[in-house]
RNA sequence: CUUAACGAUAGAGGCGCAUUUUUUAAUAGUACUGCUCAUGAUGAUAUCAGGAUCAACUGAAUGAACAGGAAAGGAGAAAAUGCCGAAGUGAUUUUUUACCUGAAUAAAAAAUUUGCUGGGAUUAUUGUGAAUAACAAUAAUACUGCCGUCAAACGAUGGAGAGCUAUCUGUAAU
Numbered sequence: 001c002u003u004a005a006c007g008a009u010a011g012a013g014g015c016g017c018a019u020u021u022u023u024u025a026a027u028a029g030u031a032c033u034g035c036u037c038a039u040g041a042u043g044a045u046a047u048c049a050g051g052a053u054c055a056a057c058u059g060a061a062u063g064a065a066c067a068g069g070a071a072a073g074g075a076g077a078a079a080a081u082g083c084c085g086a087a088g089u090g091a092u093u094u095u096u097u098a099c100c101u102g103a104a105u106a107a108a109a110a111a112u113u114u115g116c117u118g119g120g121a122u123u124a125u126u127g128u129g130a131a132u133a134a135c136a137a138u139a140a141u142a143c144u145g146c147c148g149u150c151a152a153a154c155g156a157u158g159g160a161g162a163g164c165u166a167u168c169u170g171u172a173a174u
Stems, first nucleotide, its partner, number of pairs: 002173003007168005014084001016083009032068003036064003042055004046105002048102004087117005093111005118144002121141008146159005
């Protein structure tokens, strides 16, 4: 000098990922509130059962008319921030949302452990959702980036991000 493994630093993929703020549409003239009329005993604390508390004949719940009238989650646009297992998602456990009990149930959020996915797109099915929006899971299709193998080449084929590229300290071999 070269090679190998460990470690560190810096990067690449592209309709690239995530978060926050502002604004817009829709949600919706919905939920809810007030008042009037009818009716007449239950209603609320996520659901069911039991209990406890509160409200209720000075009218519960329900229906109709009139008046007022949202928001959250999700989405579009703009800007900013952090990044390239970015991030998403399945399963397990715990806590909270949410008065008590239940070898109870369902949903949402956070954390732990573990598995899967290189990336975006289109289509189909299922689920969530107000939604023909969008998202998630599964499958298929081509596209795209990285690496290995084959090939003169065009290309073909296989693999997975704990990967790939570059640089550097030390170590080992030579």